[in-house]
RNA sequence: GGACCCAUAGCUCAGUGGUGAGAGCAGGCGCCUUAUAAGCGUCAGGUCCUCGGUUCAAAUCCGAGUGGGUCCA
Numbered sequence: 001g002g003a004c005c006c007a008u009a010g011c012u013c014a015g016u017g018g019u020g021a022g023a024g025c026a027g028g029c030g031c032c033u034u035a036u037a038a039g040c041g042u043c044a045g046g047u048c049c050u051c052g053g054u055u056c057a058a059a060u061c062c063g064a065g066u067g068g069g070u071c072c073a
Stems, first nucleotide, its partner, number of pairs: 001072007010025004018056001027043005049065005
């Protein structure tokens, strides 16, 4: 220098155009227990990396940028 992949909750990830942005773990509260753990219920937690574009509608498609990873030279 070139090619490809990834960026969504504190962490690991799902969601691949259409009226609620989700799961597990972690966290708060409650139930259970003599108590703790486990288990169960519930609550909270997000400008979906940034900017721009397409569209009636974008986390999702397109462009540029930033960061990370793999490979080639």